[in-house]
């Protein structure tokens, strides 16, 4: 320098193909059970989807640019 993959909640990921309310597990908070811890059960909070722009009535999703990490090639 060229090509490819990944980026979504504190952590690990799904959702993208086919645009239409942003989800799951663990973790966290509160309550019940328990002497307490742990465990179990119930309820709850937290992310405008790496970043910027465009298309569209509507974008995590489509298009463009860009950043980071990883892989391959030169």
């Nucleotide at each position: 320098c060229g090509g490819g993959a990944u980026g979504u909640a504190g952590c690990a990921c799904a959702g993208c193909u086919u645009g239409g309310u942003a989800g799951u597990g663990c973790a966290c908070u509160u309550g019940a059970u328990u002497u307490g811890g742990g465990a179990u059960c119930a309820a709850g909070g937290g992310g405008u989807c790496a970043c910027a722009g465009g298309u569209u009535c509507g974008a995590a999703u489509c298009c463009u640019g860009c950043c980071a990490u990883c892989c391959c090639g030169a």
This is a predicted structure of a 74-nucleotide RNA (transfer RNA) from an uncultured Erysipelotrichaceae bacterium. Rfam family: tRNA. By type it is a transfer RNA.